[in-house]
RNA sequence: AACGAACGCUGGCGGCGUGGCUAAGGCAUGCAAGUCGUACGGUUUCGUUGCUGGGGUAACCCGGCUUCGAGAUAGUGGCGAAAGGGACAGUACAAAAUAGGUAACGUACCCCGAACACAGGGAUAACCUGUCGAAAGGCAGGGUAAUACCUGAUGAAACUCCAGAAGGUAUCUUCGGGAGUCAAAGGGUGGGGACCGCAAGGCCUGUCGGUUUGGGAGCGACCUAUUUCCUAUCAGUUAGUUGGUGGGGUAAAGGCCUACCAAGACGAUGACGGGUAGCCGGCCUGAGAGGGUGUUCGGCGUCACUGGGACUGAGACACUGCCCAGAGCCCUACGGGGUGCAGCAGCCGCGAAUCAUCCGCAAUGCGCGCAAGCGUGACGGUGCGACGCCGCGUGCGGGAUUAAGCCCUUCGGGGUGUAAACCGCUUUUCGGAGGUAUGAAGCGACCGGGGUGAACAGCCUCGGAAGUUGACGUCAACUCUGGAAUAAGUCACGGCUAACUCUGUGCCAGCAGCCGCGGUAAGACAGAGGUGGCAAGCGUUGUUCGGAAUUACUGGGCUUAAAGGGCGCGUAGGCGGUCCGGAAAGUCAGGAGUGAAAUCCCUCGGCUCAACCGAGGAACUGCUUUUGAUACUAUCGGACUUGAGCGGUUCAGGGGCGAGUGGAACUCUGGGUGGAGCGGUGAAAUGCGUAGAUAUCCAGAGGAACGCCGGAGGUGAAGACGGCUCGCUGGGGACCUGCUGACGCUGAGGCGCGAAAGUUAGGGUAGCGAACGGGAUUAGAUACCCCGGUAGUCCUAACCGUAAACGAUGUGCACUAGGCAUUGGGAGUUCUGACGCCUUCAGUGCCGUAGCGAAAGCGAUAAGUGCACCGCCUGGGGAGUACGGUCGCAAGGCUAAAACUCAAAGGAAUUGACGGGGGCUCACACAAGCGGUGGAGCAUGUGGCUCAAUUCGAGGCUACGCGUAGAACCUUAUCCUGGGCUUGACAUGCAGGAAGUAGGGAGCUGAAAGGCCGACCACCAGUAUCCAGUCUGGAACCUGCACAGGUGCUGCAUGGCUGUCGUCAGCUCGUGCUGUGAGGUGUCGGGUUAAGUCCCAUAACGAGCGGAACCCUUGUCGUUAGUUGCCAGCGCGUAAUGGCGGGAACUCUAACGAGACUGCCGGUGUUAAACCGGAGGAAGGUGGGGACGACGUCAAGUCAUCAUGGCCUUUAUGCCCAGGGCUGCACACGUGCUACAAUGGCGGGUACAACGGGUCGCGAAGCCGCGAGGCGGAGCAAAUCCCUUAAAACUCGCCCCAGUUCGGAUUGCAGGCUGCAACUCGCCUGCAUGAAGUUGGAAUCGCUAGUAAUCGCGGAUCAGCUACGCCGCGGUGAAUGUGUUCCUGAGCCUUGUACACACCGCCCGUCAAGCCACGGAAGCCGGGGGCACCCGAAGUCGUUUGCCUAACCCUUACGGGAGGGCGGCGCCGACGGUGAACCUGGUGACUGGGACU
Repeated sequence: AACGAACGCUGGCGGCGUGGCUAAGGCAUGCAAGUCGUACGGUUUCGUUGCUGGGGUAACCCGGCUUCGAGAUAGUGGCGAAAGGGACAGUACAAAAUAGGUAACGUACCCCGAACACAGGGAUAACCUGUCGAAAGGCAGGGUAAUACCUGAUGAAACUCCAGAAGGUAUCUUCGGGAGUCAAAGGGUGGGGACCGCAAGGCCUGUCGGUUUGGGAGCGACCUAUUUCCUAUCAGUUAGUUGGUGGGGUAAAGGCCUACCAAGACGAUGACGGGUAGCCGGCCUGAGAGGGUGUUCGGCGUCACUGGGACUGAGACACUGCCCAGAGCCCUACGGGGUGCAGCAGCCGCGAAUCAUCCGCAAUGCGCGCAAGCGUGACGGUGCGACGCCGCGUGCGGGAUUAAGCCCUUCGGGGUGUAAACCGCUUUUCGGAGGUAUGAAGCGACCGGGGUGAACAGCCUCGGAAGUUGACGUCAACUCUGGAAUAAGUCACGGCUAACUCUGUGCCAGCAGCCGCGGUAAGACAGAGGUGGCAAGCGUUGUUCGGAAUUACUGGGCUUAAAGGGCGCGUAGGCGGUCCGGAAAGUCAGGAGUGAAAUCCCUCGGCUCAACCGAGGAACUGCUUUUGAUACUAUCGGACUUGAGCGGUUCAGGGGCGAGUGGAACUCUGGGUGGAGCGGUGAAAUGCGUAGAUAUCCAGAGGAACGCCGGAGGUGAAGACGGCUCGCUGGGGACCUGCUGACGCUGAGGCGCGAAAGUUAGGGUAGCGAACGGGAUUAGAUACCCCGGUAGUCCUAACCGUAAACGAUGUGCACUAGGCAUUGGGAGUUCUGACGCCUUCAGUGCCGUAGCGAAAGCGAUAAGUGCACCGCCUGGGGAGUACGGUCGCAAGGCUAAAACUCAAAGGAAUUGACGGGGGCUCACACAAGCGGUGGAGCAUGUGGCUCAAUUCGAGGCUACGCGUAGAACCUUAUCCUGGGCUUGACAUGCAGGAAGUAGGGAGCUGAAAGGCCGACCACCAGUAUCCAGUCUGGAACCUGCACAGGUGCUGCAUGGCUGUCGUCAGCUCGUGCUGUGAGGUGUCGGGUUAAGUCCCAUAACGAGCGGAACCCUUGUCGUUAGUUGCCAGCGCGUAAUGGCGGGAACUCUAACGAGACUGCCGGUGUUAAACCGGAGGAAGGUGGGGACGACGUCAAGUCAUCAUGGCCUUUAUGCCCAGGGCUGCACACGUGCUACAAUGGCGGGUACAACGGGUCGCGAAGCCGCGAGGCGGAGCAAAUCCCUUAAAACUCGCCCCAGUUCGGAUUGCAGGCUGCAACUCGCCUGCAUGAAGUUGGAAUCGCUAGUAAUCGCGGAUCAGCUACGCCGCGGUGAAUGUGUUCCUGAGCCUUGUACACACCGCCCGUCAAGCCACGGAAGCCGGGGGCACCCGAAGUCGUUUGCCUAACCCUUACGGGAGGGCGGCGCCGACGGUGAACCUGGUGACUGGGACU
């Protein structure tokens, strides 16, 4: 885009089309083929003529016979019924289409021509009578007509035979002659003078018919060529088969049929078989080529319930005829009959699905008829269905900074939206009324002309004409009239793809064409608002083509994506070098015929337009035929040498086959030496060995393989080929150019070769070595390793026929830059030779230009550019599987699907990440060291358990002395129990209210909170003249409403902050260059650094964030300053002390400077960066420490610091209170403290710090107490006073290695302190008690210098404290390493990758379960076409001795004959039956693999 469509929602009108695609299933009812009285005899109605009977007075009435006229029509007869109409079952060729042929044919009706129609006869329907039957339908007798039937006559012509002439294409055709054979209805009807006849009529004339024959037209029959779907998992088929002869048959050729003879015929150019199918003009699609299709319309074919058969006829084997068989249905009196909608309607059924039991013969056409006319479900119309195409309408104009409603909102507003309302206008459509055209041509009383004729009859014909014919039709057009009146939906809105928001929902419900949406903020579900598209439709589904160059003819591919056959030889086929000539098949040009019409296209025309319709043209790309052309291809003939082959000379080679032979090694055997091990591995063991191994020497045997040479080397078609010699043999290269003369290339089938393994038979067997045994390894180890070892490996003969049979690259030919190497040959260069050099053929390799390629890459050995031929591919899995076939001894090979399933599978390259890959390099990473943890007790955190509750969070590193720098109440978190409050503990606003109100304070109750309630006492502003009360207002209060509140949820909605990788050296950008692109380059490489630090190099040049530096602190010095700090010198004073005067030197304090920069020297290095060493210096190569943390990662942590979206809650999840809990304890883990002791403990004495803190505070002296502490209160808001005695150390003494003078847990008693309160649940002191623990398993942590270790001190929080924690401070003060193999982590480069949620990745197989499709299967059940046999209806044909028999013949009239009929018999023969096979489908216990979850 399309459709004979269907389904969902919706639906105003008209025109033109179209409508059972399924059950070729079954059908009630009506209709669909009749007509002719001018073929015939009757019958009948009406009128009429005449005669007559009866009734009646008569008119007249009722009959009978009869004449004529007009109508009707059962039967006989004629024509038609074979057309028209329907359907598509069958059919793959018997058909169709196209082009031809018939000298091999037919033809009623119609047209043209010729010639005839003479003489007779016998029947039979109807009808009447009788009779059988329910009916359908008969039977008998009587009797009648014809254009029915029959006999004879005639024969122009026709047909047959005979001989002849001419012609042709073979049987033949034409012409004339002879012989023979065959016809009819002179009927119907109109008119009519003369003549004949009693009449009818004869006769004449017109018309319609009849017979024979020639021709025509149209229609048919037969034949030929070409073309017409899938399947080779159908490869061979065929006996009337192929041909011939005779005969039969037909309208006619023919094996169409039959007898005989011959053995042919068809087939890879696809026979035969299977499946499917009516074919075409056309139709749909497409740029075309193609692909699909065959509805309506038209042509052809076929069919008519299924199968068979003939009859009649011009024509049928006959849709609405006949006979038979079968299935089904109907009627029946049970005896017997009837029926065929795939005609038009209609019904049932089936189905997703397809209409009226309509009107009319007015038109067109057909049949019959002289005609009028009759018939016609053909046809013309109407109806139903948005089924399709086309057209029209549902209004038009104005109308608000824009109503309401609805939706959104940042609450300001925005959208719907000029949309509506409202005002004006119009009237297509619609309703009502009116209104008339085309479709009508004809027929035709009558009139006129012409013809025929004897005729002014009649008839024919032409013209005129009264009259008359319309189903549609209540028509269309058109006019008037009424009134915006009667008329909009549907689908979509994540991307593709035009169109976005809110709410609901919460991986639910659902959506979905593909990708994919939905797990609490969904533009994707659902609803709504809005928007977009199309519009009386819109969507969905199905189907076809397109896009799809995705079967590639036009127009694809095969190194790695699917795809080159393992290799050769070669058949058919395809293709084929140079020149000349012939003919003209292909090819090209012109002519002719045909290519039906319709359709398509163009032009014009008709319906108002269009759809639709008409006319003309073009086209129908085809086929046939004819006349030409001859370049090319084919063909025929001739010639040529360059392709190919032959010849000559020569060369290289693991080419093949056979035979022989050699050395090394190995194993075995014998002997000698020797004496304990050998062997093997990562380490071992099994194994061998004192019966003498291994080792070593000698001798012997055996089998297999051939080291060095050896090579990117050679040969071969491939597989493959390697010691040496001989024999046989294939192929190849170079050079010479004598010969043949296209002999060539490729190659479906076919044939041959074909590694290894494997198979059969026989040999052989040293080594090696599947299976197997043993030893190890391991969780296991049916493996890898080790010790053994059978097939096998080897030979002969024969199979197998595969491979990553690979260059993953078919063969051949030609052309298209170079360079290097190498193998073989030839020529040249030098006097010669060698080596070279140059050149040329043939190979083998590497690099590379153009070009090609998706890229990687290929690149004269093409994957470049062309030609020829073959093979192969068409998404992944299923599957190289099943079934079938074929080959094989087997194993198995070759050929080769489908169901089902997936939305990918795959290639090349890119960036990362990863690796039990590589290189380089770092880090307390390891190593080297020191000290710990893990064991004990205790403290503390966590898990677990428990509990009414043990609130919550944190979870490897990066949770666990973490949030918590202080849980007895408070804190605290409704965590638990209980008691209370409800605008609330807190904020803001609004409305109302009340007066000693709020508040204070006293009292009652209560555990408290809270509740209840007297006396007494308020504040601010305004107003009024001042003050105050009053009044008004505010604050506060009460009541009510908005709201507050929430440590309730979501850290996966967030901000902020933080941890970690990691103080690791990285992460990027601009421009340029490069690549199709992702991307790369820069940032790589060589050095160097702590560092992407710097240098060099460089298609890169620069830059940014990081690093470094800047900042703080510490180490040295200087300057300034000198109190509260300091005290050298001077002075005073004290028991003593910077206590005092004073000093400003020193220390110190705290501010500003200086200093360090690889600056200097030497060496190394690339004259670099830098490194090493040195000098100087307080400090040296970033001096030490800190702050500082790139792009990013972990949906890391935190909604419980805070903030915050959304959700939830509102007499509670908010707020207050009491008590409890967060401290619970069989247990487990983390982090610590104290120890286990003598480098110690205890006692005595005695030194030296720094950082800090202090007024609800630090608190001195003094006094009391063993002590905690108490009393006390000086001083100090601090360089002033206090905390504040630092401790280890040093020194003197005791202890003497022990569960101790170690260790201090636990417990008892007695105290102290804080606090409202120490029971749960604080700290401290004294006395007493004196547990575990004697250095800690596996494992594990920290630390590289003022560090570890060790010692004490201070501070925050804090009433107090569970601090042994944390954050700081100083004192004493080491050891070890100068390495990078390993463990962990990290950086750079590189490599592989099937990973990208990135190795905690991906992913394979079994097993378990569910489900799906398929294969096998004992069988079971169907279907199909053949074969053989049996039965044998109807019927044709043949035959017939029985029976019957009007026409003709004979006859003496009895009878006989000819012919016919019936019956019988025979051949064939449908249905049916039997049998053995074959093909195909369904099902099947069980079974096999496969797909998905």
A computed fold for a 1493-nucleotide RNA from an uncultured bacterium, annotated as small-subunit ribosomal RNA. Its mean pLDDT, the model's own confidence on a scale to 100, is 84.